Context: one part of a larger RNA
Molecule: large-subunit ribosomal RNA, domain II
Organism: Actinomycetota bacterium
RNA sequence: ACCGGCGAGUCACGUUGGCGGGCAGGUUAACCAGCCGUAGCUGGGAAGCCGCAGGGAAACCGAGUUCGAAUAGAGCGUACAGCGCAAGCUGAUGUCCGUCAGAGUGGACCCGAAACUAGGUGAUCUACCCAUGGCCAGGUUGCAGUCCGGAUAGUCUCCGGAUGAAGGACCGGACCGGUGUCGGUUGAAGACGGCUCGGAGGAGCUGUGGGUAGCGGUGAAAUGCCAAUCGAACCUAGAGAUAGCUGGUUCUCCCCGAAAUGCAUUUAGGUGCAGCCUUACUUGUUUCGUGCUGGAGGUAGAGCACUGAAUGGCCUAGGGGCCCCACCGGGUUACCGAAGUCAAUCAAACUCCGAAUGCCAACACGUGAAGAGUAGGAGUGAGACCGUGGGGGAUAAGCUUCACGGUCAAAAGGGAAACAGCCCAGACCCUCCGCUAAGGUCCCUAAACCUAGCUAAGUGUAAAAGGAAGUGGGAGCACGCAGACAGCCAGGAUGUUGGCUUAGAAGCAGCCACCAUUGAAAGAGUGCGUAACAGCUUACUGGCCGAAUGUGGUCCUGCGCCGAUAAUGUAAGGGGGCUCAUGCUAGGUACCGAAGCGAGGGAGUAGGAGUAAUCCUACUGGUAGGGGAGCGUUCCGUAGUAGGUCGAAGCCGUACCGGAAGGAGCGGUGGACGAGGCGGAAGUGAGAAUGCCGGU
Numbered sequence: 001a002c003c004g005g006c007g008a009g010u011c012a013c014g015u016u017g018g019c020g021g022g023c024a025g026g027u028u029a030a031c032c033a034g035c036c037g038u039a040g041c042u043g044g045g046a047a048g049c050c051g052c053a054g055g056g057a058a059a060c061c062g063a064g065u066u067c068g069a070a071u072a073g074a075g076c077g078u079a080c081a082g083c084g085c086a087a088g089c090u091g092a093u094g095u096c097c098g099u100c101a102g103a104g105u106g107g108a109c110c111c112g113a114a115a116c117u118a119g120g121u122g123a124u125c126u127a128c129c130c131a132u133g134g135c136c137a138g139g140u141u142g143c144a145g146u147c148c149g150g151a152u153a154g155u156c157u158c159c160g161g162a163u164g165a166a167g168g169a170c171c172g173g174a175c176c177g178g179u180g181u182c183g184g185u186u187g188a189a190g191a192c193g194g195c196u197c198g199g200a201g202g203a204g205c206u207g208u209g210g211g212u213a214g215c216g217g218u219g220a221a222a223u224g225c226c227a228a229u230c231g232a233a234c235c236u237a238g239a240g241a242u243a244g245c246u247g248g249u250u251c252u253c254c255c256c257g258a259a260a261u262g263c264a265u266u267u268a269g270g271u272g273c274a275g276c277c278u279u280a281c282u283u284g285u286u287u288c289g290u291g292c293u294g295g296a297g298g299u300a301g302a303g304c305a306c307u308g309a310a311u312g313g314c315c316u317a318g319g320g321g322c323c324c325c326a327c328c329g330g331g332u333u334a335c336c337g338a339a340g341u342c343a344a345u346c347a348a349a350c351u352c353c354g355a356a357u358g359c360c361a362a363c364a365c366g367u368g369a370a371g372a373g374u375a376g377g378a379g380u381g382a383g384a385c386c387g388u389g390g391g392g393g394a395u396a397a398g399c400u401u402c403a404c405g406g407u408c409a410a411a412a413g414g415g416a417a418a419c420a421g422c423c424c425a426g427a428c429c430c431u432c433c434g435c436u437a438a439g440g441u442c443c444c445u446a447a448a449c450c451u452a453g454c455u456a457a458g459u460g461u462a463a464a465a466g467g468a469a470g471u472g473g474g475a476g477c478a479c480g481c482a483g484a485c486a487g488c489c490a491g492g493a494u495g496u497u498g499g500c501u502u503a504g505a506a507g508c509a510g511c512c513a514c515c516a517u518u519g520a521a522a523g524a525g526u527g528c529g530u531a532a533c534a535g536c537u538u539a540c541u542g543g544c545c546g547a548a549u550g551u552g553g554u555c556c557u558g559c560g561c562c563g564a565u566a567a568u569g570u571a572a573g574g575g576g577g578c579u580c581a582u583g584c585u586a587g588g589u590a591c592c593g594a595a596g597c598g599a600g601g602g603a604g605u606a607g608g609a610g611u612a613a614u615c616c617u618a619c620u621g622g623u624a625g626g627g628g629a630g631c632g633u634u635c636c637g638u639a640g641u642a643g644g645u646c647g648a649a650g651c652c653g654u655a656c657c658g659g660a661a662g663g664a665g666c667g668g669u670g671g672a673c674g675a676g677g678c679g680g681a682a683g684u685g686a687g688a689a690u691g692c693c694g695g696u
Base pairs, nucleotide, nucleotide: 001696002695003694004693005692006691011106012105013104015102016101017100018099019098020097021096022095023094024093025050026049027048031044032043033042034041035040054061055060064076065075066074067073080091081090082089083088109248110247112245116238117237118236119235120234121233127212128211129210130209131208132207133206134205135204136202138171139170140169141167145163146162147161148160149159150158151157175199176198177197180195181194182193183192214230216226217225218224223232251630252629253628254627255626256625261274262273263272264271265270275380276379277377278376279375280374281373282372283371286370288366289365290364291363293361294360295359301353302351303350307347308346309345311343312342313341314340318336319335320333321332322331323330324329383408384407385406386405387404388403389402390401391400392399413424414423415422428602429601430600431599433598434597435596439592440591441590442576443575444574448589449588450587451586452585453584454583460578466562467561470559471558472557473556474555475554477552478551479550487544488543489542490541491540493517494516495515498512499511500510523538527536528535603620604619605618606617607616608615609614631685633682634681635680636679637678638677643673650669651668652667653666654665656663657662
């Protein structure tokens, strides 16, 4: 890993509600008797329980009672219903039994802690201690002391030699250790091997026996060690600890179908109540839509009348500067400037105004369409994206937080190449039928043609500010056969080198001014240039040329251009490829295209019609979840049943039947059991739980 088996809402008690049944008051418990019956049945057994009356804390009173002075008041109580003339019947109510669902108490759907407590077991590992034993090749150094010699007055002291043997002394085996590195890392090994390295007469190593115990011991101290386990050992028990957490939870079909919100919470991934779902009953249009009538309101917009903000002008109180002034006071000002005024503005917390939509109510109409109440059962209370209106953020985020709507969630199908949340559209089943939606119609790939334009950028097939004699359309202005625009020929002068500045400044560094003369025209000069001049050129003028669909500006607008840079390889149309298009704009007519709609056949649910057969109408996506109907397994009763060695169960095969779970028939195998039906009871259905056990 696979296969097989096992594996999770149970039971008891009391309780609430539904359904079924008994009785009219209901019911027995223990126990007793009978029966083949010791988990059964029948009969007996009113003890007890519920009900039949309530009120009060109670005494107590009682259809009333409590409070109270009250024969005020108030609280809590007291009254069955329908049918029937009646007798009565039926139902409700009450009670007992059964059953289903829920909550409660219990392990309470199953598995899962880390831990806590109690009683025990451990010092054969290891830490420390006690007792008693054992062990340490060889070499080096050479303490004290002693002796001898010398120095010396000296026996002190000093020097030398010998002897001597000290030391947590030195080197290095055994022994003890474990420094570095390599290997090993499903190892040879649950800590090792190789090389290397530390101690090696000591605080040394070691044998044997003994001691210290978990709320503890021991510790040259690392939270180390206490049997491969240590921030508190191990074993058993309390014990099925608890787990608002994670995982798992087993057959089928049918009907309906959510929530991810509000408030509260030692609350935020939990829970309570409400909201939204479902089932039963009750009510019977109360719901919803449209129309009309009436109404509340201060948003969008707009406005400046209030509150504030804010720009410029006018005017001006006041202030500042300057001047006159001993003081008082006065003058002046190109400074600031309240208020006022004119003009033009701004505002979520401004409003003289003010919609649309939405909301409330009455009425009318429509509707197979809900709404409300009571009772039982829930789940949800992490939401996601998109559009719109706002807040936060940076008018960032696949960001965050509200509101309104949609989709997903819980929705398949078609489109968007692929793509929960976008567009179209809501799948009961079948069909090798038809029509459409979004989106498409050159090929991949189902389906296309026509008309009029645009684009040259492969724009289309990614992007801004900004930029440009790209090109199409429109408007308007100026000049133009009295000759425009471009080009060519010629002129472009004089006062004057204007004044200033400057070393110089002569049209052309800079500052100021920018006049005048001649003339067809010519700036106190447009650019280049010089040290400064010079020189070239230009504005301006004449000529040549020759345009009447010419020339030059401006504005609006369609499509394009530049701006344009990223990491494996084109890679920003899905691809091929496309240019009067396979691009873009406008118009037209076809076609393709879905589980939509239609057609034919079938099933179910609900409602209606009908005595019925049957027919009609609508509906049938679905997670959590509610409701309903079934299939199958084991055992029990019927029942030592039917059946069965002329072959039971089980197993294998199989083309049959049923809407599903499933059920037959036949053949084989097997070799002794054993249905179906009708009832009853559950250890009742397996693919998942890092499930458990076994096999391979």